């Protein structure tokens, strides 16, 4: 530092991820070199073979071999004999070495390690120095002999050697003494000389013996610090802890041991329990930590498991012993063997770790005089890409940007600065040549010098020459050949995290580190092309540490985020602590030295071709030790102070505490009196009570509980908490000046004390409320909210319990940092109203703090001290163990497993059965309706071969569709076409066209006839038809959730938004809120907001009024004419259709804030938007339409396309939605008679005539219309008549008849018209719906659609009302304010139970196992005493024995096993309990809004 909670935001928190890293490990791939590195598991168990031998110059000697020599066979060069005669040895006595050197981490938390000391001690080989080495003896292995034994391995008996042994001497030393003394060693051999009696002496060097001292080198003990995790381990400890005395030891000690004291270790964590080899270092990390202890080194501990000791200088011994166990082996069953945590190697275990190589050539160890032998130390090779380094897999040019891949918007893009093609070049590999260094040094031979000596012997040491020795190794390096030739892969590509696209796949298959991705258009699964990182390597997975300031020392934090201030005080250990002077000089600071191995890191060079690596100096490592100084601070210690703290006097105010008395008001019971039907009681009832007399309502008594008003964000108390009065007894607090002590403080783990309420116990008490219980009610239920009852308890006493949202959700204490205002209680001062200071209590706020809310001298701000406590959510304040408790309970307090969140502030919306304003035919007032009835239309279901498809709450349902008989049309059947009914290209033909005739139900076939056009530059072309082939065509097929257009909806509802400033860390926020106004965010006015923009309003258009202009087809007052505006004339009015006036609160009066702007009024045709009309903000409903049309993608392509005929879309038990038409007297039917308006008409209205009862025919004027026609009359009206409340002279369905028009054609299925028929209905439940004025209602009229066919739909007149008190309520809407656990936004969102399933834990009768105290029994080996039972070379002897050893037996101590009872811990157990997670399972609906009962401890 990203990433992930939210609609956004800040915070708080986890959780993931990007680095490095590793003794890895697996997947995929693998060219070569150097340099490391390689069983983390089973301290499992081991075949095989090697890992410690050596000395003949210490000894006796000679089995074996080799040489010489003698001899025998005899095949004359073999083969046997003999001789230690030589080299030289096997097995043995001796010597040194097997204590090193090599493995392992089992154990061990201190007998260890680390650092820095320390005394009371050993040290072989080695160096150095002194002295010595002299003189006797007596066995004994091998050998022979004989013998057990099946083998290890033995016995017996004889002989013999020594650097084996023992005895004497001697004593420079040494030890010990009592100061007289006493005691104590030794070994020789080889060379060489001289010499022998040939055994051997002497001398001489050399190696070795003793003695002692010193060093050096190793080792032993000791002390101090410091070294993991748990308190769910707090007490542990009898040799314990000290002390005399005595043993032992190399040494110091309770190490041992008798006696003596009763000590000693522990909250600074013993003790017990788990883990664990410790260090240098190593990996990380800026450090500081944190983790780790492989490979290198130091140091411990171990050597099948446990015990012992001998040898030794070292051992309690890996490749030595004894005994025990437990395994393995041989066995003649009598008994014997063994120990790879050495180097290889097998097995097992395991994700997982190598070759039964070479070779002592160097380094180093042993033994040797030495050559020399030994050496799985070690050097070297082999496997492993295990890790780091390095190097290569070509280089250059080449564009036709090649062919193939892959994407495409078809044009190209990219793969490609590629390949191929040409031109080089050859490291490493390969094959061949040639070749270092590791050899120093020994050995041997030759010279020389020199020590020692009597020596030119020798002999030792230096020098120089020649010779010899190499396991690796075909070394490394050098060169020569050939030829791009033998050499690139692995992951990633949605963000984090660099890299994109297309195909398949459709919540499948997968993916996934977190977020998450995948449900028909996946940059995220798979493949593919491309493309990004690395690179002989990639990636994954484990596993540390970082980042994580997420345990915070450096460096966090607690009002609300974390279950983070203990529920309050006292107060003990500890930590903290005033003010001056002196002393120390611990801590602190500075200087010296000493150590802090060595390699590591680091910096400088050096050697390998570089580079890892090796090397050579350097610097750097400690809380270390010692030692000199300083002396400000801290501490220690003297002496002193009075600011902190206390005590004392004066005074004060209080619901602070205990106990005792008294008191009134009120409910309730009880008695008595008046009085009578009701009285409680709720929303509304009902249970209850009451005529046995209640409720009221007067008196009187009894009881027990509280204490009206005063009462106040008064006041007292550490907190809980305390509230009528009076005494008594008591705590603390505050004010004041005085005066005393003289730092006595402050905090406070432990630890003690108090501690609401409700519970718990023992005895009272009991009016009232009132858990639990009943009962009524209320519900879908109602174990509840309401109500009538009531038991515990509530109350006192005395004793538990000790918890609460014990809250200020704020630990005590000190100092500091503007301030205003109230208000309790003191002192003072004065101008009596103030002021000044204490001490509390609260409201506001500066500066700061804070994530924000907030807090702010009563801090949550600045510091300082002290104590408690967090450290994701859930599991869980739960298991389990322990303490406490009668009991319920309580304090202390986890994990497994499970999620990526879990919060917290505070914003914006949204909702609320929150609130406040305000609209709307929303209600309400009123008119007419629907719903019921018949019928027409649409829909749903339902049939059907089909009943084509679409529209489904308001906002689908007389909707698409302004008009299905055929056609439409999309559906079904059933007969056809297959380049296609339609388009564009190509070729062939042929004008196009028109017609006749067969077969079919038709499309279609077949067969005929008629017709030759237009342009021409004469080649042709252009349109049209027909045949043919192919890219293409078609689709009302899906996807409205892949879209564009179009629409509806909220809503003609007042709203949505922006730029710049300002405020907030931010998301926003102001603006746009507020006061007023309006239909309006409409417009004033205040305002840190000014301004703008879509929306509103007006601007169009119509209509109501007037001018002006123009008068034809329109008008006609005036004048003629006439059946008629018919005509002549007019153009005034009507009208027409152009253009202007008109209306803006302009005027006036009150009302308002002087405004907006409302109210009233004049004028006016019209008055406050005059009335209608089009006009629809940002936006929401994934609304509705792929079937108007467009379109991405999918599906079809002799069919999902196209064509014909029929038939369906008209079906009908039902159900709904929108209409007509009635039910009727405001009416129906006859007859008379009056006024519109707006439209359409040539495939057209159709006048008149004439004809039918009529629908209509028949003729037929006149008009593409201000002219004619539809239109003869317009209904409703208004006269007049009839009808009389009735299924009717209402009503018109249904039917039977008979027509008439359209149409090719009315059968399914047209409209009309006529005659006869005459259903049902008598005003319609519950519910619901339109309307506020020229409106409702009513009444008729045109029109699109159309051949025909409206009851719809649009348009237009005509007559023409009724009410609106007013916003309580129902709906919807708008601001504004609240609340919130919603944001898919209440049709939200969650809870708990109980069903399945799977999962981790607790309990559990029990059981197996480990390990551990106690007590007891046992007792191998083997030390150590004892002891005379057997023995017994040296020495001594008096010859008898002694001495001394040795076996045996015996105590003591003690592995191992055994018994008993306890502890700690693992596993596992019928069956039981919670807990988590799972698919839209069940029941209810607690919460979150007043969540419908405020919620929550």
């Nucleotide at each position: 530092g990203a990433g992930u909670u939210u609609g956004a935001u800040c915070c708080u928190g986890g959780c993931u991820c990007a680095g490095a890293u590793u003794g890895a490990a697996c997947g995929c791939u693998g060219g070569c070199g150097g340099c490391a590195c390689g069983c983390u598991u089973a301290a499992c168990a081991c075949a095989u073979g090697c890992a410690a031998g050596u000395c003949g110059a210490a000894c006796g000697g000679c089995a074996g071999c080799a040489u010489u020599u003698g001899g025998a066979g005899c095949u004359u060069g073999c083969u046997c004999c003999a001789a230690g005669a030589u080299g030289g040895c096997g097995a043995g006595u001796g010597g040194c070495g097997g204590a090193c050197g090599g493995g392992u981490g089992a154990g061990u938390a201190a007998u260890a390690c680390g650092u820095a000391g320390g005394a009371a001690u050993c040290u072989g080989c080695c160096u150095a120095a002194a002295a010595g080495a002299c003189u006797g003896g007596g066995a004994u292995a091998g050998c022979c002999u004989g013998u057990g034994g099946a083998a290890a391995c033995g016995c017996a008996g004889g002989a013999u050697a020594a650097u084996a042994c023992c005895g004497g001497a001697u004593g420079u030393g040494c030890u010990c003494u009592a100061c007289g003394g006493a005691g104590u060693a030794a070994a020789g051999c080889a060379a060489g000389g001289c010499u022998u009696u040939c055994g051997g002496g002497c001398c001489u060097c050399g190696c070795g013996c003793u003695u002692u001292u010193a060093g050096a080198u190793g080792a032993g003990c000791c002390u101090a610090c410091g070294u993991c995790a748990c308190a769910u381990u707090a007490u542990c400890u009898u040799g314990u802890u000290g002390g005399u005395g005595g043993g032992g030891u190399a040494a110091a000690g309770g190490c041992c041991u008798a006696c003596c004291a009763a000590g000693g270790c522990g909250a600074c964590a013993a003790u017990c329990u788990g883990u664990a080899g410790c260090u240098g270092u190593u990996c990380u990390g800026a450090g500081a930590g944190g983790a780790a202890g492989a490979c290198c080194a130091g140091c411990c501990a171990c050597a099948c498991u446990g015990g012992g000791a001998c040898u030794g200088a070292g051992a309690c011994a890996c490749g030595g012993c004894c005994c025990a166990g437990a395994c393995u082996c041989c066995u003649a069953c009598g008994g014997g063997a063994g120990g790879c945590a050495g180097c290889a190697g097998u097995g097992g275990g395991g994700a997982a770790u190598a070759u039964u190589g070479g070779a002592c050539a160097a380094u180093g160890g042993g033994g040797g005089c030495a050559a020399c032998c030994c050496u799985g130390a070690u050097c070297c090779a082999g496997c492993g890409a295990u890790g780091c380094c390095g190097c290569g897999u070509g280089u250059g040019u080449g564009a036709a940007g090649a062919a193939g891949g892959c994407c495409u918007g078809c044009g190209g893009g990219u793969u490609g600065a590629a390949a191929a093609g040409c031109a080089c070049u050859u490291u490493c590999a390969g094959c061949g040549a040639g070749g270092a260094g590791g050899a120093c040094g020994g050995g041997u031979u030759u010279a020389u010098a020199u020590g020692c000596a009597a020596a030119u012997a020798g002999u030792g040491u230096a020098u120089a020459g020649a010779u010899u020795u190499g396991a690796c190794g075909u070394u490394a390096c050098u060169u020569g050949c050939a030829g791009a030739a033998g050499a690139a892969g692995c992951a990633c590509c949605g963000g984090c995290u660099a890299a994109c696209u297309c195909u398949g796949u459709g919540c499948c298959a997968g993916c996934a580190g977190c977020c998450a991705c995948g449900g028909u258009a996946a940059u995220a699964c798979a493949g593919a092309g491309g493309g990004u990182g690395c690179a002989a390597g990639c990636g994954u997975u484990a596993a540390u540490c970082g980042g994580a300031a997420u345990u915070a020392c450096u460096g966090g934090g607690c009002g609300u985020a974390a279950c983070a201030g203990g529920g309050u005080g006292c107060g003990u250990a500890g930590g903290u602590g005033g003010a001056u002077a002196g002393a120390u000089a611990a801590g602190u600071c500075a200087g010296g030295u000493g150590u802090g191995a060595a390699a590591a890191u680091c910096c400088a060079g050096a050697g390998c071709u570089u580079a890892c690596c090796u090397u050579u100096g350097g610097a750097a490592u400690g809380u270390c030790g010692c030692u000199u100084g300083a002396u400000a601070c801290u501490g220690u210690u003297u002496a002193u102070c009075u600011a902190g703290a206390g005590u004392c006097u004066u005074g004060g105010a209080g619901a602070g505490g205990a106990u005792a008395g008294g008191g009134g008001a009120a409910u309730u019971u009880c008695c008595g009196g008046u009085g009578u039907a009701g009285c409680g009681g709720u929303g509304a009832a009902a249970u209850g009570c009451g005529u046995a007399g209640a409720u009221a309502u007067c008196g009187g008594a009894a009881g027990g509980a509280a204490c009206a008003c005063c009462a106040g964000u008064u006041g007292c108390g550490a907190a809980g908490g305390c509230g009528c009065c009076u005494a008594u007894c008591u705590g603390g607090c505050c004010a004041u000046a005085g005066a005393c002590u003289g730092a006595c403080a402050c905090u406070g783990a432990g630890g003690c004390a108090c501690g609401a309420a409700a519970g718990c116990g023992u005895g009272g008490g009991g009016a009232g409320c009132a858990a639990a219980c009943a009962g009524g009610a209320u519900u879908a239920g109602a174990u509840a909210c309401c109500c009538u009852g009531g038991u515990a308890g509530u109350c006192c006493a005395c004793g538990c319990c000790g918890u609460a949202a014990a809250c200020g959700a704020u630990g005590a204490g000190u100092a500091c940092u503007a301030g205003c205002u109230g208000u309790u209680u003191g002192a003072g001062a004065u101008u009596u109203a103030u002021c000044u200071u204490g001490a509390g209590u609260a409201g506001c706020g500066c500066a700061g703090u804070u994530a924000a809310c907030a807090c702010g001298u009563u801090a949550a701000g600045u510091a300082c001290u002290c104590c408690g406590c967090c450290u994701g959510g859930g599991g869980a304040g739960u298991a389990c163990g322990g303490c406490c408790g009668c009991a319920a309970g309580g304090c202390u307090a986890a994990a497994a497993c499970u999620c990526a969140a879990a919060g917290g502030a505070a914003u914006u919306g949204a909702c609320g059965a929150g609130g406040g304003c305000c609209c709307g035919c929303a209600c309400a007032a009123g008119c007419g309706g629907u719903g019921g009835a018949g019928c027409a239309u649409g829909u749903g279901g339902u049939u059907u071969a089909a009943u084509u498809c679409g529209a489904u709450g308001c906002a689908a349902c007389g909707c698409g569709a302004a008009a299905a008989a055929c056609c439409u049309u999309a559906c079904c059947u059933a007969c056809c076409c297959u380049u296609g009914a339609c388009a564009u290209a190509c070729u062939c033909g042929g004008a196009a066209u028109c017609u006749u005739c067969u077969a079919g139900a038709g499309a279609u076939a077949g067969a005929g006839g008629a017709g030759u056009g237009c342009c021409u530059u004469c080649g042709g072309g252009a349109a049209c038809c027909g045949g043919g082939a192919u890219a293409c065509a078609g689709g009302u097929g899906c996807u409205g959730c892949a879209u564009g257009g179009c629409u509806g909806u909220c809503g003609u509802c007042a709203g949505c938004u922006c730029g710049u400033g300002u405020c907030g860390u931010g998301a926003g926020a102001u603006g746009u809120u507020g006061g007023g106004u309006u239909a309006a965010g409409u417009c004033c006015c205040g305002u840190a907001a000014c301004g703008a923009g879509c929306g509103c309003a007006a601007c169009c258009c119509u209509u109501a009024u007037c001018c002006u202009u123009a008068g034809u087809u329109g008008c006609c007052a005036u004048c003629a004419u006439u059946u008629a505006g018919u005509u002549g004339g007019g153009u005034a009015c009507u009208u027409u259709a152009a253009g202007g006036a008109g209306a803006c609160u302009g005027c006036c009066g009150g009302u308002g804030u002087u405004a907006a702007a409302c109210c009233g009024g004049a004028g006016g045709a019209a008055g406050g938007u005059g009335g209608g009309g089009a006009c629809g903000a940002c936006g929401u409903c994934a609304a509705g339409u792929c079937a108007u049309c467009a379109u991405g993608g999918c599906c079809c392509u002799u069919a999902c396309g196209g064509g014909u005929a029929g038939g369906g879309c008209a079906a009908c038990a039902c159900a709904c939605g929108u209409g007509c038409u009635a039910c009727a007297a405001u009416g129906g039917c006859c007859g008379g008679u009056a006024c519109a308006a707006a439209g359409g008409g040539c495939a057209g209205c159709g006048a008149g005539a004439g004809u039918g009862c009529g629908a209509g025919c028949u003729u037929a004027a006149g008009c593409g219309a201000a002219u004619c026609c539809c239109a003869u009359c317009a209904a409703a009206g208004c006269c007049g008549g009839u009808c009389g409340u009735a299924g009717u002279c209402c009503g018109g369905a249904u039917u039977g008849g008979a027509g008439u028009c359209u149409g090719c054609a009315a059968c399914u299925c047209g409209a009309c018209u006529c005659c006869a028929u005459g259903a049902a209905g008598u005003u319609g439940g519950a519910a619901u719906c339109g309307c506020u004025a020229g409106u409702a209602a009513u009444c008729g009229u045109g029109g699109a659609u159309c051949a025909g066919a409206a009851u719809g739909c649009c348009a237009c007149g005509g007559u023409g009302a009724a009410u609106a008190c007013g916003u309580u309520c129902c709906c919807g809407g708008g601001c504004c304010u609240u609340g919130u656990a919603c944001a898919c936004a209440c049709c939200g969102c969650c809870c708990g139970u109980c069903a399945c399933a799977c999962c981790a834990c607790g309990g559990g009768a029990g059981u197996a196992g480990a390990u551990u105290g106690c007590a007891c029994c046992a007792g191998a080996a083997g030390u150590a005493g004892g002891u005379a039972g057997u023995u017994u070379a040296a020495c001594c002897u008096u010859c008898g024995g002694g001495a001394u050893g040795a076996c045996g037996c015996u105590u003591a101590c003690c592995a191992c096993g055994g018994u008993g009872u306890g502890g700690u811990u693992u596993a596992u157990g019928a069956c039981u309990g919670g807990g988590g997670u799972g698919a839209a399972g069940u029941c209810g609906u607690a919460a979150c809004a007043a969540g419908g009962u405020a919620a929550c401890c």
This is a predicted structure of a 1497-nucleotide RNA (small-subunit ribosomal RNA) from an uncultured bacterium. RNAcentral holds the sequence, with entries from ENA, Greengenes and SILVA. Its mean pLDDT, the model's own confidence on a scale to 100, is 84. Rfam family: Bacterial small subunit ribosomal RNA.